[in-house]
Predicted 3D model of a 164-nucleotide RNA (Lysine riboswitch aptamer) from Candidatus Heritagella gallinarum. Rfam family: Lysine riboswitch aptamer. Rfam's curators write: Riboswitches are metabolite binding domains within certain messenger RNAs that serve as precision sensors for their corresponding targets. Of the family's consensus pairs, 100% are formed in the model. RNAcentral holds the sequence, with entries from MGnify.
């Protein structure tokens, strides 16, 4: 350099179904209660509306869905992916949300405990700590003599192993 692999509660997408959202928003209704500002994620600007009672509360009436979970299945796969910052898109400005490859961290699940999202005890992402775990190196021992196997310490995936 090119192929091809390995870690295992592995990683991500994508279908169906299930339970929760939620009897919750929204919407109609009120001889009810209040009393001025409502009306986009948020700011500005226009414009609508609103004491002939809005917005808010409540009480009836009817009634969801999106995100995230459960399970089963399909594809793609081992920087799988994720997160962070640029930067384009996106608007009158900002955000979100879609995308880039540029740069930086993260071998991998997992547990505590924090913080942020989320209806949330689920979960998801971010830091801390903690042992597992899987490679590679260095010691030490043992031993079938440089081959295992066990301990310790230590490092990163641009890594490890095989093959050409």
């Nucleotide at each position: 350099g090119a192929u091809a692999g390995a870690g295992g509660u592995g990683c991500g997408u994508c279908u169906u179904u299930c339970a929760a959202g939620a009897g919750u928003a929204a919407c109609g209704g009120g001889u009810c209660g209040u009393g001025a500002g409502g009306c986009u994620g948020c700011c500005g600007c226009a414009g609508c509306u609103g004491a002939u009672a809005a917005c808010c509360g409540u009480c009836c009436g009817c009634a969801a869905a999106a995100g995230g979970g459960g399970a089963a299945g399909u594809c793609g796969c081992c920087g799988a992916a994720g997160g962070c910052g640029a930067u384009g898109u996106g608007u009158g400005g900002c955000a979100a949300g879609c995308g880039u490859c540029c740069g930086c961290c993260u071998g991998g699940g997992g547990a505590u405990g924090u913080u942020g999202g989320a209806a949330a005890u689920a979960c998801c992402a971010g830091c801390a700590u903690c042992a597992c775990u899987g490679u590679c190196a260095u010691c030490a021992u043992a031993u079938c003599c440089g081959u295992u196997a066990u301990g310790a310490u230590g490092g990163a995936g641009c890594g490890c192993u095989a093959u050409c």